RNAcentral holds the sequence, with entries from ENA and MGnify.
Predicted 3D model of a 72-nucleotide RNA (transfer RNA) from a Candidatus Woesearchaeota archaeon.
Rfam family: tRNA. Rfam's curators write: Transfer RNA (tRNA) molecules are approximately 80 nucleotides in length.
RNA sequence: GGGCCUGUGGUCUAAUGGCAUGACGCGCCCUUGGCUAGGGCGAAACUCCGGGUUCGACUCCCGGCAGGUCCA
Numbered sequence: 001g002g003g004c005c006u007g008u009g010g011u012c013u014a015a016u017g018g019c020a021u022g023a024c025g026c027g028c029c030c031u032u033g034g035c036u037a038g039g040g041c042g043a044a045a046c047u048c049c050g051g052g053u054u055c056g057a058c059u060c061c062c063g064g065c066a067g068g069u070c071c072a
Base pairs, nucleotide, nucleotide: 001071002070003069004068005067006066007065010024011023012022018055026042027041028040029039030038048064049063050062051061052060
């Protein structure tokens, strides 16, 4: 330098173009004599960045950035 893959809450992860899903973690409550486990509720992602297409984009297209992998 070139090809391919990946980028979504603190972490991991899902999402035919139509309210962004779940788990762990975190906060409050219930339960217990107490802890753990269990249950209920809640906060937290403007989906890596900038454009484009579309009534509508995490999703499709273009250009970047970062990481991985292969080739040179």